[in-house]
């Protein structure tokens, strides 16, 4: 320098262009308990950045930016 695959909640993952963005650990807060745990409810939390294309974009298409990797 050039191509190729990725980024989605604190941490890990799903989503055929059709939405309230799915779910699991975790956090918090109730309920149970002398009291923790376990189990049960609930509640906040997320599309790397930036512009287009569309009626509508986490998804398409363009640059950048990071992380892997392959050539050289």
């Nucleotide at each position: 320098a050039g191509c190729g695959u990725g980024a989605u909640a604190g941490c890990c993952c799903a989503a055929u262009g059709g939405a309230c963005a799915c779910g699991g650990c975790g956090a918090c807060a109730g309920u149970c308990u002398c009291a923790u745990a376990a189990a049960c409810u609930g509640u906040a939390g997320a599309u790397a950045u930036a512009g287009g294309u569309u009626c509508a974009a986490a998804u398409c298409c363009u640059a950048u930016u990071c992380a892997c990797g392959c050539u050289a």

Predicted 3D model of a 72-nucleotide RNA (transfer RNA) from Brevundimonas sp.
NCBI's taxonomy places the organism under Bacteria, Pseudomonadota, Caulobacterales, Caulobacteraceae, Brevundimonas.
Rfam family: tRNA. From the family's description: Transfer RNA (tRNA) molecules are approximately 80 nucleotides in length. The family's RNA type in Rfam is transfer RNA.
RNAcentral holds the sequence, with entries from ENA.